[in-house]
């Protein structure tokens, strides 16, 4: 430098172009407990930037950024 892969809550993981963008941990509030922890409930909390295609994009596509692998 060339080619390919990946970015989604605080981690981590689903999402056949039409989803309230789910689920696990963690957080928080209540509820149990004399108190903690355990268990129950309930809430907050996300699509990497920008454009294009589409009646509609987390999904395609095209640049950019960042990370990774691989070839010189």
């Nucleotide at each position: 430098g060339g080619c390919c892969c990946u970015a989604u809550c605080g981690u981590c993981u689903a999402a056949u172009g039409g989803u309230u963008a789910g689920g696990a941990c963690g957080c928080a509030a209540g509820g149990u407990u004399u108190u903690c922890a355990u268990c129950c409930u309930u809430g907050a909390a996300a699509u990497c930037g920008g454009a294009g295609u589409u009646c509609g994009a987390u999904u395609c596509u095209c640049c950019g950024u960042a990370g990774g692998g691989u070839c010189a």
Background
The RNA shown here (transfer RNA) has 72 nucleotides and comes from a Minisyncoccota bacterium. The same sequence occurs in records of 2 taxa. Rfam family: tRNA. Taxonomically the source falls in Minisyncoccota (Bacteria, Bacillati).